Predicted 3D model of a 74-nucleotide RNA (transfer RNA) from a seawater metagenome. Its Rfam family is "tRNA". Rfam classes the family as a transfer RNA. Its mean pLDDT, the model's own confidence on a scale to 100, is 80.

RNA sequence: GCCUUAAUGGCGUAAUUGGAUAACGCGUCCGACUUCUAAUCGGAAGAUUGUGGGUUCAAGUCCCACUUGAGGUA
Numbered sequence: 001g002c003c004u005u006a007a008u009g010g011c012g013u014a015a016u017u018g019g020a021u022a023a024c025g026c027g028u029c030c031g032a033c034u035u036c037u038a039a040u041c042g043g044a045a046g047a048u049u050g051u052g053g054g055u056u057c058a059a060g061u062c063c064c065a066c067u068u069g070a071g072g073u074a
Base pairs, nucleotide, nucleotide: 001073002072003071004070005069006068007067010026011025012024013023019057028044029043030042031041032040050066051065052064053063054062
């Protein structure tokens, strides 16, 4: 250089053939329980889905360029 692949809350993942209010676990915060802590239970906040464009009635999903990581190749 070329090819493949990945990027989604603080972290790890899901999201089916393009159509749901982007879901789950951990963590954080508040509350219940407890003498206190832990555990357990209830609730809440937290995502412009890597960046910029395009296609479409509709994009996390398709197309193009770029950035970063991983793997392959001479």